The prediction has a mean pLDDT of 82. The RNA shown here (c-di-GMP-I riboswitch aptamer) has 77 nucleotides and comes from a Burkholderiales bacterium.
RNA sequence: AUCGUAAAAAGCUACACCUGUCGCGAGGCAGGGUCGGAAAGCUGCGGAUCUUCCAUGAAGAUGGCCGGGUUGCCCAG
Numbered sequence: 001a002u003c004g005u006a007a008a009a010a011g012c013u014a015c016a017c018c019u020g021u022c023g024c025g026a027g028g029c030a031g032g033g034u035c036g037g038a039a040a041g042c043u044g045c046g047g048a049u050c051u052u053c054c055a056u057g058a059a060g061a062u063g064g065c066c067g068g069g070u071u072g073c074c075c076a077g
Stems, first nucleotide, its partner, number of pairs: 003077001004075001012037002017032006035064001041070003045067003048062006
């Protein structure tokens, strides 16, 4: 450096649900919560799903749906 299907430690993150708040909405943010996660970090680039509107279109949402891009912790062998 590469592969990694092994083990452990420390730390990280936080589904459903509840409360507050913002939004027409999908949903966002904060607190609680802890189903899970080794990229469940970041990125709407492609696909997918969802929302709104004056609907062959336009504007949005999801990075915890899949792929791509990019950065990255520990470590047996």